The RNA shown here (SAM riboswitch aptamer (S box leader)) has 110 nucleotides and comes from Lutispora sp. Its Rfam family is "SAM riboswitch aptamer (S box leader)". From the family's description: The SAM riboswitch is found upstream of a number of genes which code for proteins involved in methionine or cysteine biosynthesis in Gram-positive bacteria. It was read from a public genome assembly, where an Rfam model found it. Lineage of the source: Bacteria > Bacillota > Clostridia > Lutisporales > Lutispora.
Order: sequence, then structure tokens, then C1' cells
RNA sequence: UCCUUAUCAAGAGAGACUGAGGGAUUGGCCCUAUGAAGUCUCAGCAACCAGCAUGUUUCAUUUGCAUGUAUGGUGCUAAAUCCAACAGAAUUUAUUCUGAAAGAUGAGGG
Repeated sequence: UCCUUAUCAAGAGAGACUGAGGGAUUGGCCCUAUGAAGUCUCAGCAACCAGCAUGUUUCAUUUGCAUGUAUGGUGCUAAAUCCAACAGAAUUUAUUCUGAAAGAUGAGGG
């Protein structure tokens, strides 16, 4: 970098250094010197993978499945992935809804 697959309206921030941008892209809208992004420290959320425990299955072990836990690997801690973008449906004709696409994260693979 590419492919497959699951999830994405829930949840969870303080401090230090530093100093102007950030929310992927485009448009909108928003955050930001009452301190953006970044780095570090500590804390937290969640439960994707591994581990562990219990149950189930079995003669038994493994595997599988379910529940729990939060030890390890990631991830995350403004706003629905902030909203829309493409296609379609409904109606009040400018709103609502559905599905894609794109993106993010995990796991597996080339």
C1' cells in the first nucleotide's frame, strides 16, 4: 500500500512543555489565545484480539458457543464518522428516511 470481514446516534480528561491552527477530502457548520495541533506524564472509557474464570458440549482434553473479568496488544476520551456529497423513497417541496460510496478502528490475509 491492497484485499476480506465486523463495528461506527453509547461511553470516557486533567496537568506540564509549546504557541496557531484543528474537526480525513470538498461545501457547510463548528472548536480554538478562557490556548489549536503536537510531545510527555497521569487518569479514564470501551471490550475488537489474546489471556484468565465460570457455564454448556464431551468418557476426557482440545475446539466451538455463552456469560463475566480487565492482565496484556490495539483503539478511543467536543459535536452521530459534526452534517451533507452518490442513488433512491415519502411527503408538507425543503424537510425526513433508507441504502451505498468514502473514512476511522479492530481482526485476518496478499